[in-house]
RNA sequence: GGCUCAAUGGUCUAGUGGUAUGAUUUCCGCUUAGGGUGCGGAAGACCCCGAGUUCGAUUCUCGGUUGAGCCC
Numbered sequence: 001g002g003c004u005c006a007a008u009g010g011u012c013u014a015g016u017g018g019u020a021u022g023a024u025u026u027c028c029g030c031u032u033a034g035g036g037u038g039c040g041g042a043a044g045a046c047c048c049c050g051a052g053u054u055c056g057a058u059u060c061u062c063g064g065u066u067g068a069g070c071c072c
Stems, first nucleotide, its partner, number of pairs: 001071007010024003018055001025043006048064005
């Protein structure tokens, strides 16, 4: 230098053109003498950035940034 892939709550992760799933974490309640476990509830991401297409973009297109891999 070229090619491919990835980026979504504090962390990990699913996902589809109609503003997003689950786990974990934190908090509250029940349970316990208390703690742990268990159960229930709540909080927490407009999806890396910009532009374009579209009635509508996390999703499609282009460019950029960061990371990983391969080739030279």